[in-house]
Context: one part of a larger RNA
RNA sequence: GCCUACGAGUUGCACCUCACUGGCAAGGUUAAGUUCUUAUAUAACGGAGCCGUAGCGAAAGCGAGUCUUAACAGGGCGAACAGUCAGUGGGGGCAGACGCGAAACUUUGUGAUCUAUCCAUGAGCAGGUUGAAGGUUUGGUAACACAAACUGGAGGACCGAACUCAUUAACGUUGAAAAGUUAUGGGAUGACUUGUGGAUAGGGGUGAAAGGCUAAUCAAACUGAGAGAUAGCUCGUUCUCCCCGAAAUGUUUUUAGGAACAGCCUCGGAUUUAAGACGUAUCAUAGAGGUAGAGCUACUAAUUGGGCUAGGGGGCUUCACCGCCUGCCAAACCCUGAUAAACUCCGAAUGCUAUGAUAUAUCUCCGGGAGUGAGGCUGUGGGCGCUAAGGUCCAUGGCCAAGAGGGAAAUAACCCAGACUAUCAGCUAAGGUCCCCAAUCGUAUGUUAAGUUGAUCAAACGAAGUUUGAAUCCAAUGACAGCUAGGAUGUUGGCUUGGAAGCAGCCAUCCAUUUAAAGAGUGCGUAACAGCUCACUAGUCGAGGGUUCAGGCACGGAAAAUAAUCGGGCAUCAAACAUACAACCGAAGCUAUAGGAUCGUCCCGUAAGGGUUCGAUCGGUAGGGGAGCAUUCCAAACUGCAUUGAAGGUGUACUGUGAGGUAUGCUGGAGCGUUUGGAAAAGAAAAUGUAGGC
Numbered sequence: 001g002c003c004u005a006c007g008a009g010u011u012g013c014a015c016c017u018c019a020c021u022g023g024c025a026a027g028g029u030u031a032a033g034u035u036c037u038u039a040u041a042u043a044a045c046g047g048a049g050c051c052g053u054a055g056c057g058a059a060a061g062c063g064a065g066u067c068u069u070a071a072c073a074g075g076g077c078g079a080a081c082a083g084u085c086a087g088u089g090g091g092g093g094c095a096g097a098c099g100c101g102a103a104a105c106u107u108u109g110u111g112a113u114c115u116a117u118c119c120a121u122g123a124g125c126a127g128g129u130u131g132a133a134g135g136u137u138u139g140g141u142a143a144c145a146c147a148a149a150c151u152g153g154a155g156g157a158c159c160g161a162a163c164u165c166a167u168u169a170a171c172g173u174u175g176a177a178a179a180g181u182u183a184u185g186g187g188a189u190g191a192c193u194u195g196u197g198g199a200u201a202g203g204g205g206u207g208a209a210a211g212g213c214u215a216a217u218c219a220a221a222c223u224g225a226g227a228g229a230u231a232g233c234u235c236g237u238u239c240u241c242c243c244c245g246a247a248a249u250g251u252u253u254u255u256a257g258g259a260a261c262a263g264c265c266u267c268g269g270a271u272u273u274a275a276g277a278c279g280u281a282u283c284a285u286a287g288a289g290g291u292a293g294a295g296c297u298a299c300u301a302a303u304u305g306g307g308c309u310a311g312g313g314g315g316c317u318u319c320a321c322c323g324c325c326u327g328c329c330a331a332a333c334c335c336u337g338a339u340a341a342a343c344u345c346c347g348a349a350u351g352c353u354a355u356g357a358u359a360u361a362u363c364u365c366c367g368g369g370a371g372u373g374a375g376g377c378u379g380u381g382g383g384c385g386c387u388a389a390g391g392u393c394c395a396u397g398g399c400c401a402a403g404a405g406g407g408a409a410a411u412a413a414c415c416c417a418g419a420c421u422a423u424c425a426g427c428u429a430a431g432g433u434c435c436c437c438a439a440u441c442g443u444a445u446g447u448u449a450a451g452u453u454g455a456u457c458a459a460a461c462g463a464a465g466u467u468u469g470a471a472u473c474c475a476a477u478g479a480c481a482g483c484u485a486g487g488a489u490g491u492u493g494g495c496u497u498g499g500a501a502g503c504a505g506c507c508a509u510c511c512a513u514u515u516a517a518a519g520a521g522u523g524c525g526u527a528a529c530a531g532c533u534c535a536c537u538a539g540u541c542g543a544g545g546g547u548u549c550a551g552g553c554a555c556g557g558a559a560a561a562u563a564a565u566c567g568g569g570c571a572u573c574a575a576a577c578a579u580a581c582a583a584c585c586g587a588a589g590c591u592a593u594a595g596g597a598u599c600g601u602c603c604c605g606u607a608a609g610g611g612u613u614c615g616a617u618c619g620g621u622a623g624g625g626g627a628g629c630a631u632u633c634c635a636a637a638c639u640g641c642a643u644u645g646a647a648g649g650u651g652u653a654c655u656g657u658g659a660g661g662u663a664u665g666c667u668g669g670a671g672c673g674u675u676u677g678g679a680a681a682a683g684a685a686a687a688u689g690u691a692g693g694c
Stems, first nucleotide, its partner, number of pairs: 001694006011095003015092010027051003033045003055062002065077004098236002101233001105226003109222002116200009125190001127159003130155001134151006163187003168183004202218001204214003239628006249262005263372002265369006276363002279360009293346001294344002300340002305335003309330001311329002313326004375400010405416003420595004425591003431585003434569003440582001442581006453571002461556002465553010482540005488513003493507003519534001523532002596618005602611003629683001631680008640672002648667008
């Protein structure tokens, strides 16, 4: 991992509540127990008790009333609708209460054959080295001291086996081994190692102390019991079909992943031929309001430029006062421009309220059962943030959640569209029509040359890309570009300067003369001159040229992390872009044909029920409601089936919307079914489920 078996809303109660069914009814009902019975069950007794028939008040108490109160007022709760017993079912309560699951706590005991420390009694330590104290002899001293040689054999001494430990490395890591092997390494007469016996026990021991060890278990061992501890948590929870169908919000919470009440869902009732409420939409009428916008010499606050002008600063003058001036600051006022969520002289659209009409069919109330109370994306209006976020918090729509189908390559939410079933039928939506790939290499007119583009982000800025439009200037009295020629004189203008001559800088009537034209000079250049050139002019040439603005499509700007790419191939008068038109394709949409179900309605029927009457509806998670299938057992009937072959196994055919059912072949070899009721140990694919097998 697979197969097989087992595996989760049960049971009890004089409990509470609601629905349905039945009995009796202003009443209903027995409990324990007793009697009959072979015994149980049943039946008959048994009225204790319980519920109801009257409430109000804290109570005394009063009573269809009562309490409050001075009150005959007002107000609160009542009176004017029947209950009760039993059964079944939904929900709740108390119990383990749908199942499995803690870490822990308490308590009774068991453990020191592992290991920690201690006690008693034993055992072990090859070989080699070093050579302390002491001693002897000799020397030496007044005597000591002292020195040398020899002797001696000390030491938590040295090297190194056994023994013991475990430093480093490799291997091993479903191992040979739940801690090892190999090599290397520490100690090896000692605080050494070790045998046997004994002591200390769980908040206790022991510990040269690591929270270590205490039987492969230790920040509190193991076993039994309390015990099915508790788990607002996780996981799992078993057959089918039909109808409806949510929520992720508000308030509160030692509350935030849990709950209570409300909201939203479902079922029943009230009301049925119109109302217990008129729900929704449109229109009309009448209203409340201060948003969007707009506005501000209409307030508050802020504010551009100018004018005018208090005040201030600065300057001049003055002994002082007075006074004068202003490239400064500036109140108020005037003109002009203009801002505001916490400004408003104004002021919509929507939405809201009320009344009426029309259309439609809902809404409301009471009661049973819930789930939800993590929401998400997107459009719009906003707050926070950076007018950041697949960000966050509100409001208001849509969708997903709980929604399949088609399109967007793939892609919960975007676009289209809401799947009862079947069909090898048709029409369309979004989106598409060269091939992959269903359908036009469609028609017409333009644009683009960048593979721009071909669904999806590029900007400021730059640029004789190209195209369209507009304005203006020059031009056959010859424009623009090119070529040929000129481009002079006063004068080196004046000043400045070492120099300044068109060309460092300053000034200016930037002048005048000759001219076809020529600046007191456009740029390069020189130390300064010189030199080159331009403006300007003539000739040549012979037809458009220059400038500006606006639009379209292109170009550069353009760098990202696994090779690249429009989804790919590929595509250039297009298979790109723009405009217009036509045809076609395209979905579970719509239609066609056939069928089913639910609800309402109509018809038949006393009713149960039936019908090809007609209409609407039939996506669905949590969840509510309804109807069924199968399994085991019991009762009754079939006075059922069965060795002429039951159950079970394994095939085939038929049948039902489905759970399933029927018939039959082979196998099997002794029990089993149908109908109507009843009762449940009543349905497995999941729980890191349990056991067995492979």

Large-subunit ribosomal RNA, domain II from a soil metagenome, 694 nucleotides, folded computationally. It matches the Rfam family "Bacterial large subunit ribosomal RNA". Gene Ontology terms of the family: structural constituent of ribosome and ribosome. The RNAcentral record of the full RNA draws on MGnify.